[in-house]
Context: one part of a larger RNA
RNA sequence: AACGAACGCUGGCGGCGCGUCUUAAGCAUGCAAGUCGGGCGAGAUCCUGACCACUUAAUUGGUUGAGAGUAAUUUGAGAUAUGUUGUUUAAAAGCGACAAAGACAAAUUAGGUUUGAACAAUUAAGUGGUCAGGUGAAAGCGGCGGACUGGUGAGUAACGCGUGGGUGAUCUGCCUUCGGGCCGGGGAUAGCCGCUAGAAAUAGCGGGCAAUACCGGAUACGCCUGCCGUGCUCUGGCAGGGCAAGGAAAGGGGCUGCGGCCCCGCCCGGAGAUGAGCCCGCGUCCCAUUAGCUAGUUGGGGGGGUAAGGGCCCGCCAAGGCGAAGAUGGGUAGCCGGCCUGAGAGGGUGAACGGCCACACUGGGACUGAGAUACGGCCCAGACUCCUACGGGAGGCAGCAGCUAAGAAUAUUCCGCAAUGGGGGGAACCCUGACGGAGCGACGCCGCGUGGGCGAGGAAGGCCGAAAGGUUGUAAAGCCCUUUUGCGGGCGAAGAAUAAGCGGGGGAGGGAAUGCCCCCGCGAUGACGCCAGCCCGCGAAUAAGCCCCGGCUAAUUACGUGCCAGCAGCCGCGGUAACACGUAAGGGGCGAGCGUUGUUC
Numbered sequence: 001a002a003c004g005a006a007c008g009c010u011g012g013c014g015g016c017g018c019g020u021c022u023u024a025a026g027c028a029u030g031c032a033a034g035u036c037g038g039g040c041g042a043g044a045u046c047c048u049g050a051c052c053a054c055u056u057a058a059u060u061g062g063u064u065g066a067g068a069g070u071a072a073u074u075u076g077a078g079a080u081a082u083g084u085u086g087u088u089u090a091a092a093a094g095c096g097a098c099a100a101a102g103a104c105a106a107a108u109u110a111g112g113u114u115u116g117a118a119c120a121a122u123u124a125a126g127u128g129g130u131c132a133g134g135u136g137a138a139a140g141c142g143g144c145g146g147a148c149u150g151g152u153g154a155g156u157a158a159c160g161c162g163u164g165g166g167u168g169a170u171c172u173g174c175c176u177u178c179g180g181g182c183c184g185g186g187g188a189u190a191g192c193c194g195c196u197a198g199a200a201a202u203a204g205c206g207g208g209c210a211a212u213a214c215c216g217g218a219u220a221c222g223c224c225u226g227c228c229g230u231g232c233u234c235u236g237g238c239a240g241g242g243c244a245a246g247g248a249a250a251g252g253g254g255c256u257g258c259g260g261c262c263c264c265g266c267c268c269g270g271a272g273a274u275g276a277g278c279c280c281g282c283g284u285c286c287c288a289u290u291a292g293c294u295a296g297u298u299g300g301g302g303g304g305g306u307a308a309g310g311g312c313c314c315g316c317c318a319a320g321g322c323g324a325a326g327a328u329g330g331g332u333a334g335c336c337g338g339c340c341u342g343a344g345a346g347g348g349u350g351a352a353c354g355g356c357c358a359c360a361c362u363g364g365g366a367c368u369g370a371g372a373u374a375c376g377g378c379c380c381a382g383a384c385u386c387c388u389a390c391g392g393g394a395g396g397c398a399g400c401a402g403c404u405a406a407g408a409a410u411a412u413u414c415c416g417c418a419a420u421g422g423g424g425g426g427a428a429c430c431c432u433g434a435c436g437g438a439g440c441g442a443c444g445c446c447g448c449g450u451g452g453g454c455g456a457g458g459a460a461g462g463c464c465g466a467a468a469g470g471u472u473g474u475a476a477a478g479c480c481c482u483u484u485u486g487c488g489g490g491c492g493a494a495g496a497a498u499a500a501g502c503g504g505g506g507g508a509g510g511g512a513a514u515g516c517c518c519c520c521g522c523g524a525u526g527a528c529g530c531c532a533g534c535c536c537g538c539g540a541a542u543a544a545g546c547c548c549c550g551g552c553u554a555a556u557u558a559c560g561u562g563c564c565a566g567c568a569g570c571c572g573c574g575g576u577a578a579c580a581c582g583u584a585a586g587g588g589g590c591g592a593g594c595g596u597u598g599u600u601c
Stems, first nucleotide, its partner, number of pairs: 001600003005597005012448006018441002020406001025404003029401003034144003039141002046134016066115003070110007082099006151359003160284008170276002175272007183217001185215002192207006223246001225244004230239003251264005285331003292322003297319004302314003334356004338349004361382005384395004412438001414437003420434001421432004451481004461472004486538006495528001501522007545590005550571003556585005566573002
């Protein structure tokens, strides 16, 4: 001088940074990777329309049922009552005949009234169904992305990293550009339906439907393979020729003058860009109290494998290869740009930020894919945790927060996608603990403040004193002033660029519309945020400590203590006058910090 610091005392504010260095120990909970309906089928819900059915209400129409009342007829009914009369009788009763009347009840009919219902039609509302269109949850098939971003430093002394090269030994999705193409068929499968097993996780069987999913066929400018052959050239390079053989594709959307045009895609190739693989020279810690190491070992020719060279792998052959210029072994360690220190040379270091590498509970493995250490994919084994119906299952914070443990020690289970960036999408938009912000911590750096001026009869108090006085000290009080900061209130940028869309101008094409290209204008959206900043009001108001004073080393006296209590970085202080212990007064240093400890130079 420095620090990812910790501890002690103290602590007003702001800006910018930084914040588990220990146990790569274990983790509750939430979130951290999705998106596309303009690839596909099906489709809950909701909306609209049409049709149908039902319900309700209103109107109209003709018809009809029932009840009530009226009239007529029939029946009960040869009833009953009345009158006349026959018979019997003393008279009656009883029985019979005739006459006219016939309440009541039931049935039928008639017309009109009243009430109600049904039917049909229309209208309106509601419910349900079917169809069509739109919306569109959850799930499924399919595409792209989950190989980026983010975390950690365990392992690794290695072509891992750094630096400079090679690849005539290679690959590269999306992107840019150039050339050519996109014809015509087929069979499945998930979702779904039905069923089965299971506690669950999940699995199985049958049926049936779609695609930019899958599979044949056609075609082939290039391309690939084999053979022949040409030019240039730097090992398998580039550019041509001939023969043979081989291999492609997918559609969706918009507009239309129905001819087609446009947009997004699809296939085969060339080039580029980007990213990656592999190889090489040089550099890269300690121990020789580690001296010898090595059988796929070293090489060959042959094959396999890979995008690609190679013992990378395999069979055969040879016996090599490395090493005091340090092999092998052991220890330690991610490497670098950088960071700290230093005049430099050098030494130390590798937090944050950036590049590379490695890892993702431990070990192993492949699949998919342009690309895989595949953190939030799969399989196997192991340890651990959890669920279980005991048969069987589930999990992986070294993502962001957060918890436990460990430790001297290290933060919020916050807000937002407004910006930047990323993924998907034509777009709108969706997702994004990347990121942008806020919170906590004097952990660091920087800035600001805790007031300014005047004020002596040098007040009071404290301390010292030879008692004259000295000192604290312009310090305080007091007077005048200011308002950074604080508190209250008001105003209030910039971060927002534009997107969709609209308007205008220009352009390419044979060309209308939708489109395509260029320019201009208008035109949503702010987490932070009660932001910053500015203005007004109030009032010196809200704001100073820590260490030291023997020498090194700036700053001294008094009292207490008496080798005690104690101090101490070194020298050393303390045993009765201690400038070194403790306290006080005074002084010195630094200051929202000051000391101590640790570590590096």